Small-subunit ribosomal RNA from a metagenome, 1432 nucleotides, folded computationally. RNAcentral holds the sequence, with entries from SILVA.
RNA sequence: AGUUGAUCCUGCUGGAGGUCACUGCUCUAGGAAUCCGAAUUAGCCAUGCAAGUCGUGAGGGUUCGGCCCUCGGCGAACGGCUUAGUAACACGUAGAUAAUCUGCCCUAAAGAGGAGGAUAAUCUCGGGAAACUGAGGAUAAUACUCCAUAGGUAAGAGAUACUGGAAGGUUCUUUUACCCAAAGCUUCGGCGCUUUAGGAUGAGUCUGCGGCCGAUUAGCCUGUUGGUGGGGUAAUGGCCCACCAAAGCUUUGAUCGGUAAGGGCCAUGAAAGUGGUAGCCCUAAGAAGGGAACUGAGACAAGGUCCCUAGCCCUACGGGGUGCAGCAGUCACGAAAACUCCACAAUGCGCGAAAGCGUGAUGGGGGGAAUCCUAGUGCCAUACCAAAGGUAUGGCUUUUGCCAAGUGUAAGGAUCUUGGCGAAUAAGGGGUGGGCAAGACCGGUGCCAGCAGCCGCGGUAACACCUGCGCCCCAAGUGGUGACCAUGUUUAUUAGGCCUAAAACAUCCGUAGCCGGUCUGGUAAGUCUUUGGUGAAAUUGUUCAUCUUAAGUGAACAGCGUGCCAGGGAAACUACCAGACUUGAGAUCGGGAGGAGUCAGGGGUAUUUCUGGGUUAAGGGUAAAAUCUAGUAACCCCAGAAGGACUACCAGUGGCGAAGGCGCCUGACUAGAACGAGUCUGACGGUGAGGGAUGAAAGCCAAGGUAGCGAUGCGGAUUAGAUACCCGCGUAGUCUUGGCUGUAAACGCUGCCCGCUAGGUGCUGCUCGUCCUUCGUGGUCGAGCAGUGUCGAAGUGAAGACGUUAAGCGGGCUGCCUGGGGAGUACGGUCGCAAGGCUGAAACUUAAAGGAAUUGGCGGGGGAGCACAACAAGGGGUGGAGCGUGCGGUUUAAUUGGAUUCGACGCCGGAAAUCUCACCAGGAACGACAGCAGAGUGAAGGCCAGCUUAAACGGGCUUGCCUGACGCGCUGAGAGGUGGUGCAUGGCCGUCGUCAGCUCGUGUCGUGAGAUGUCCUCUUAAGUGAGGCAACGAGCGAGACCCUCGCCUUCAGUUGCUACUCACUCCCCCGGGAGUGGCGCACACUGGAGGGACUGCACCCGCUAAGGGUGAGGAAGGUGAGGGCUACGACUGGUCAGUAUGCCCCGAAUUCCCUGGGCUACACGCGCGCUACAAUGACUGGAACAAUGGGAUGCGACUCCGAGAGGAGAAGCUAAACUCCUAAAUCCAGUCCCAGUUCGGAUUGAGGGUUGUAACCCACCCUCAUGAAGACGGAAUCCCUAGUAACCGUGAAUCAAAAUCUCACGGUGAAUACGUCCCUGCUCCUUGCACACACCGCCCAUCAAACCAAUCGAGUUGAUCUUAGGUGAGACCCAGUCUUUUGUCUGGUUCGAACCUGGGUUCGGCGAGAGGGGUUAAGUUGUCACAAGGUA
Repeated sequence: AGUUGAUCCUGCUGGAGGUCACUGCUCUAGGAAUCCGAAUUAGCCAUGCAAGUCGUGAGGGUUCGGCCCUCGGCGAACGGCUUAGUAACACGUAGAUAAUCUGCCCUAAAGAGGAGGAUAAUCUCGGGAAACUGAGGAUAAUACUCCAUAGGUAAGAGAUACUGGAAGGUUCUUUUACCCAAAGCUUCGGCGCUUUAGGAUGAGUCUGCGGCCGAUUAGCCUGUUGGUGGGGUAAUGGCCCACCAAAGCUUUGAUCGGUAAGGGCCAUGAAAGUGGUAGCCCUAAGAAGGGAACUGAGACAAGGUCCCUAGCCCUACGGGGUGCAGCAGUCACGAAAACUCCACAAUGCGCGAAAGCGUGAUGGGGGGAAUCCUAGUGCCAUACCAAAGGUAUGGCUUUUGCCAAGUGUAAGGAUCUUGGCGAAUAAGGGGUGGGCAAGACCGGUGCCAGCAGCCGCGGUAACACCUGCGCCCCAAGUGGUGACCAUGUUUAUUAGGCCUAAAACAUCCGUAGCCGGUCUGGUAAGUCUUUGGUGAAAUUGUUCAUCUUAAGUGAACAGCGUGCCAGGGAAACUACCAGACUUGAGAUCGGGAGGAGUCAGGGGUAUUUCUGGGUUAAGGGUAAAAUCUAGUAACCCCAGAAGGACUACCAGUGGCGAAGGCGCCUGACUAGAACGAGUCUGACGGUGAGGGAUGAAAGCCAAGGUAGCGAUGCGGAUUAGAUACCCGCGUAGUCUUGGCUGUAAACGCUGCCCGCUAGGUGCUGCUCGUCCUUCGUGGUCGAGCAGUGUCGAAGUGAAGACGUUAAGCGGGCUGCCUGGGGAGUACGGUCGCAAGGCUGAAACUUAAAGGAAUUGGCGGGGGAGCACAACAAGGGGUGGAGCGUGCGGUUUAAUUGGAUUCGACGCCGGAAAUCUCACCAGGAACGACAGCAGAGUGAAGGCCAGCUUAAACGGGCUUGCCUGACGCGCUGAGAGGUGGUGCAUGGCCGUCGUCAGCUCGUGUCGUGAGAUGUCCUCUUAAGUGAGGCAACGAGCGAGACCCUCGCCUUCAGUUGCUACUCACUCCCCCGGGAGUGGCGCACACUGGAGGGACUGCACCCGCUAAGGGUGAGGAAGGUGAGGGCUACGACUGGUCAGUAUGCCCCGAAUUCCCUGGGCUACACGCGCGCUACAAUGACUGGAACAAUGGGAUGCGACUCCGAGAGGAGAAGCUAAACUCCUAAAUCCAGUCCCAGUUCGGAUUGAGGGUUGUAACCCACCCUCAUGAAGACGGAAUCCCUAGUAACCGUGAAUCAAAAUCUCACGGUGAAUACGUCCCUGCUCCUUGCACACACCGCCCAUCAAACCAAUCGAGUUGAUCUUAGGUGAGACCCAGUCUUUUGUCUGGUUCGAACCUGGGUUCGGCGAGAGGGGUUAAGUUGUCACAAGGUA
């Protein structure tokens, strides 16, 4: 850093540190040290070297060299190498040896007399390929033999002293037996020789303690354990043998298996610890594998011998040789490791009297980025660049480098000194998304290629891939891989946990073990203290010294070795011994409580069946049905009988029991707990590995029993299917007895015991007190103890929660856990009749799995409230017809494109004749700027003419003339693009939303995400308000506000108005009316400013509230009506085709222009409308009443013409002035008389008009003619609550022409509801969740495909260990024989390698096939789980 939307926790994974080995890239120099075939192969080895020396022991030869050969002496048992074996007295440490040896060396004492026979080299003769060897002759010694003297050993007897913990020791006397010394040489100094005693050194043996894993190894052992007596050894001992006894070891882990040399030390760590232990030192072991002895002071010896086995070599095939885990070196193995170097100059060792000789020990050099340390790869000035820095020029320095001489050394190398040259000879590796330091740089790529320890990047703007540039880190190094420690308190002694995360055994009893009340005395094992010894050196620390410094080296001191041994002391605690106590525990007694257990007896209701009677067609069952039962009489009713199971009410949050569990009544037997008494015992206790007992349901065995219920099964339904849910039958079972099984969500998911730490309030049992009393086995109140619930202080906990019944604070004991999966699986063992139980892994796979809580979302969860895009009550429609219009589909050269549930479809203001236009066909046009071909042998252009192209005045080609400098032919780069991406964007818009929500500050609560506020009650259209409340306030929304309409007042009066009044004209029934013009501003109107409505008033309801209901007044009443404004956000909603805009693309075409076509197609499907189907109507005639708007390429009065559309003229009007402008429904009168009509108007024909360049595709209008469908519309569905719906017309926008659309305007003008949450949705509260891309979610299993590892597997093939038998090299010993001999031969006992055969154990290889497991973007089938997940 990583599980989540976010949070806390548990938990693991990864990263950062250090160390070791290998490795990629790169590389200047020097020094140091205990570095360098340890890891794999104790694999095999060519070649050379690694142990000799002595002439003063002896003989001989001689080239006369102290040269060679032989006998003899010493050494060769050291040094060097390696780690196979070994779990052991192998190692470490401390001891013992009264059970031992010790060459050379030191000290002391004594001694060395006499005699003898051989033999090698050599000489002669042989054998053999060789190795080697035979016969004969001669000879010496410090070689060998015999005798002597000294001496030694053993046994017996005796003595009296010593040491010691202890005499079997030492000393002395004596007897017997046995064994039995010596060597010379000389330079005359000495060196050797023999014996004894002592020392030193080295070694042998024994003992205490310490240090690996496994119980899926629990029993092991027969020379085994001990004794007696022998043998053997330097020495004890079953070390070996004979006999006797039957012991010995083991859960404190024997035996067996696996692994492994051990230690000093090394790495890491704060430490405890964990891991390692190759190199250096100490010890052990080994020398190709195995065995054996000889010699010797010392070996069971490998650079000695013999034998077997395997390998290799030579061979004349007869026979021989050989052992690098010594130094170099080769091959093989591997990721992995050096020269077949120099020297004995130094240090040491062997021999020697010495000189000296030998020494792959050792000292040196060479190679190696293997480790540590040091230094360098330049410095200065000026100029330029923006700077660190770079480049250029000039200067400086010379560590280092190169050259030369000296020094150094055994020789060289290095070093050091001196001189010369010249900035010259010297920088890389890794990283740059986070963790983690350093790019929001450019280009390429486009879930590709690739990166990535982990998280994660890459699907066209990649800070993550591949380059470049910049930057960061370290630096002669820097990265990677593997391993170890730390991080990890993720093995927890220090220092963890177990209700829900992994983890308390189902429960109890109890063995070992562990732990254990009060007091006194003693001991001193533990414990504490002190003294002495020891714990090698190196390593470590400090200081000092020394190499220029450092690393390194040396010295001193300290420390380490956590220890062991020995001595002195203390006595608190633990332990032990002795004694006492009563509070723990137990016993006893008393009266009560209880579904405690076992056995026996008795009852009760119901179900079922049967019998008898009554009755008749149904019964039963379900959401609805059917299967089923019933005329042989069901169901139903009554009576009776049989049988099995169960035990209603009481019954409780209650009682009992260790748990499982226990419920009608009575009895017998058995057990436990509580209370009370305070009589007895006197710590007798707690826990409890193994072990034992008990242990629901289901299941199994045997024998019974079977009413009801009822797995499996059979039918009927449901369903796409239905091996289920529902229904009808019904077997095992359920019941009893006897046995087995031994498991459960056997749960309080909470082990047992003890002590301590606030309380409140219930229930049960016992005791005590109190009061009442019907005197009872009654009741009230309180206290104590025990049990059982609930709420809670402190405290604890991740939280939920727990909280004297702890999950608090302590003590004791036990069991269990250590990421998820694989897996409670496999194998093994054990138990079981079986089913299966207990014990219980690994390979492999994976970055999470998980707990608690939070906010959302969701639910075929719950509650409350609300809404005509919800219902209900109503009104009117759509869906059927024709037409208009939009969409899909199809068609087409093209039918351009977008929008697709609500929230696309008279939508893109989108009514497209051309234009629009993006589409199709055809034809034309266009490149700023830069560079290059070309170009005065004439570019480009202009003026005719001709040919060509469907046409063209366009293009191409050509002739002529004019002019005179450029140049799309090529490469870049542009303009332009209604080309792509609305999933790169801005802006705008839609929808949630005609909703009432969304937040903030401070405070408080919570570890935190968050909560509170915003909740509850009442209320509202409203999070509107009131009251309550750890909240108090505030903001955006709601409201307020703004506009319009409705009432009043006031101001104003033109283009508006005209009541009064005046003038004029006209009409008339003489009252008056109409028109025009003034006066005027009253009224209307217009448009400014104000007022008015606030639950203000009354009554009732409500809490004296907010508010609600009714009413009065009022133009208007509870938001007065209608509109505007419309929160935080979400929908990756819509729009790149309105404009803007990133990136990508086209660029002479995806640009631009023109002509024509298309968007108007038409078998069909859908949406929205218009017109209708008629009498509430149609038609004819007459009559009445609006408002909003528009108007200069415009509205056009009025007059004339025309049947009309319209035409000709034309006043006025920049518009409260002129004009569009007759409103229509309506009213009056008349006709029609229910019909496909005098309804309806589609379609079609003919003739006209208008706009426009143009009316064919494809416009509108008029007139005449024609007169289709349609008679009120299935399922379904839409709108609407009042001036609303419905009906009626008018205007405007678009516009040359053109409205059934849209937006406005007025006219006429209803019905119903005053509710509800049933449907559709929304809001709030609550609940569950395994969802968070948020249910269009998540997720499981089979099957299909690929890969991987493991298991089983008939067998087959190897290896390890072991055991029995056989064969048996060889060796010790004994006996005999031959013999000059230490020799030969024969026989025997014992041991015994190796090989063969058989059995067992363990570990592999291959293996037809079998079954499961794991992993793998988009396969199949279902939908079991998560919400009541649709059957919890």